[in-house]
Context: one part of a larger RNA
RNA sequence: GGACGAACGCUGGCGGCGUGCUUAACACAUGCAAGUCGUACGCUGAAGCCCGCGCUUGCGUGGGUGGAUGAGUGGCGAACGGGUGAGUAACACGUGGGUAAUCUGCCUUGUACUCUGGGAUAAGCCCGGGAAACUGGGUCUAAUACCGGAUAGGACCAUUCUCCGCAUGGGGGGUGGUGGAAAGCUCCGGCGGUAUGAGUUGAGCCCGCGGCCUAUCAGCUUGUUGGUGGGGUGAUGGCCUACCAAGGCGGUGACGGGUAGCCGGCCUGAGAGGGUGACCGGCCACACUGGGACUGAGACACGGCCCAGACUCCUACGGGAGGCAGCAGUGGGGAAUAUUGCACAAUGGGCGCAAGCCUGAUGCAGCGACGCCGCGUGAGGGAUGACGGCCUUCGGGUUGUAAACCUCUUUCGCCAGGGACGAAGGGUGAUACUGACGGUACCUGGAGAAGAAGCACCGGCUAACUACGUGCCAGCAGCCGCGGUAAUACGUAGGGUGCAAGCGUUGUCC
Numbered sequence: 001g002g003a004c005g006a007a008c009g010c011u012g013g014c015g016g017c018g019u020g021c022u023u024a025a026c027a028c029a030u031g032c033a034a035g036u037c038g039u040a041c042g043c044u045g046a047a048g049c050c051c052g053c054g055c056u057u058g059c060g061u062g063g064g065u066g067g068a069u070g071a072g073u074g075g076c077g078a079a080c081g082g083g084u085g086a087g088u089a090a091c092a093c094g095u096g097g098g099u100a101a102u103c104u105g106c107c108u109u110g111u112a113c114u115c116u117g118g119g120a121u122a123a124g125c126c127c128g129g130g131a132a133a134c135u136g137g138g139u140c141u142a143a144u145a146c147c148g149g150a151u152a153g154g155a156c157c158a159u160u161c162u163c164c165g166c167a168u169g170g171g172g173g174g175u176g177g178u179g180g181a182a183a184g185c186u187c188c189g190g191c192g193g194u195a196u197g198a199g200u201u202g203a204g205c206c207c208g209c210g211g212c213c214u215a216u217c218a219g220c221u222u223g224u225u226g227g228u229g230g231g232g233u234g235a236u237g238g239c240c241u242a243c244c245a246a247g248g249c250g251g252u253g254a255c256g257g258g259u260a261g262c263c264g265g266c267c268u269g270a271g272a273g274g275g276u277g278a279c280c281g282g283c284c285a286c287a288c289u290g291g292g293a294c295u296g297a298g299a300c301a302c303g304g305c306c307c308a309g310a311c312u313c314c315u316a317c318g319g320g321a322g323g324c325a326g327c328a329g330u331g332g333g334g335a336a337u338a339u340u341g342c343a344c345a346a347u348g349g350g351c352g353c354a355a356g357c358c359u360g361a362u363g364c365a366g367c368g369a370c371g372c373c374g375c376g377u378g379a380g381g382g383a384u385g386a387c388g389g390c391c392u393u394c395g396g397g398u399u400g401u402a403a404a405c406c407u408c409u410u411u412c413g414c415c416a417g418g419g420a421c422g423a424a425g426g427g428u429g430a431u432a433c434u435g436a437c438g439g440u441a442c443c444u445g446g447a448g449a450a451g452a453a454g455c456a457c458c459g460g461c462u463a464a465c466u467a468c469g470u471g472c473c474a475g476c477a478g479c480c481g482c483g484g485u486a487a488u489a490c491g492u493a494g495g496g497u498g499c500a501a502g503c504g505u506u507g508u509c510c
Stems, first nucleotide, its partner, number of pairs: 001510004006506005013375006019368002021333001026331003030328003035076003040073002043070001048065007083286003093210007102203002107199008115149004124139006155178010184191002212258003219249003224246008261283004265276004288309005311322004339365001341364003347361001348359004378408004388399004412451001414446005422437001425434002454499005459480003465494005475482002
């Protein structure tokens, strides 16, 4: 000098764009953050409409239509999106490869099918238990829920032929055997279902290389290293197991200890390098602590389940409930970090044929000079160089064209009027209608210099000097050092210098 997710002191006009718990991965009141589908299914059946009856203009009541609503079965989603950085020195990450050792819902594309039966069960109704959370029995019922049968190109096993390669091996064909599919709904337009091939996307696993400190850690290891058989997985493998062998790693630093999420990047620097990993993007890990599996294409699952533990809450003492490192917000810690806001209008996501519903993702608004950038606080003229202040050699000098005064201008702010783009799409027979931000941006008009300057420094380094006060006191200080009666170094004033809505200080990095 530059930089910062900064903090502190003094000061503070406006706007745009960013950014904001670096500390206690401390504990959390309250609300919201993941639902959706009636074109899968059985119940429930409100308003409205139609018809009838009683009749008091209108009400009551019965039937039909209608389909709101409510819980339930079923499907898809809930593994995405959002948060955090605790752990991790590791194939976690980066980069380059391998998978002839693998999987992949929805989507695209191709081929072939979608035949025929059955028994249950939730909801409902009845009877219970419990303070509650919840739960038991009986009985009835539906399905794209569940289970059979048929059909079967492909699958698996055995055998055989052929082609190819990269070692295990891979592709194609024949024969025999084995066990196997499906689901309907509809407004008739469609939406689906099953099997299998290819693609796409995503994921799993393996390998080469690379990136911290410490030797005041020198030896480490028994599933350890390898083999065979078996198990397990979508898949290779000590991944697991039995047996056998005795190996494997290490001064090119094993093992241990400390620290730490990694990267694209960011800061600095001419570069080499050094530092760093906030925001944004990719990957990983975690979800009160520890462990476990279930479901599923995908989890060992933040707002799912089970067990144990700590903590908090409810309780009728028998037993139950909970997990903000989602968005706000509270307490606490701290030098320190925001609103219990608006909207799904846009972008994106889930479900749905769609309309649409949900979405604290997201879009916006609020707060903070926290940062960067831009603008303003007026412009021109104006000397008897006014008054006042300060200094003075008492002549004057300086503040200073500064002010007053004259002539203008009106950005920003204020007042008034108009007023968006963002809307593609959706919707309707056709119009209509559909914007949180927002009466915002922007435009026009109006008044009036009117509402808007501070902070640090002035001994040398380092740009800027005098007076008074103080008297090794009070104090200053980054280093050298100032202060003990003439202090340009302390305090105040005048003047000056430098930056400027900021200026200084502290901390950290280069």
Predicted 3D model of a 510-nucleotide part of an RNA (small-subunit ribosomal RNA, 5' domain) from Prauserella isguenensis. Its Rfam family is "Bacterial small subunit ribosomal RNA". Its family is annotated with structural constituent of ribosome and ribosome in the Gene Ontology.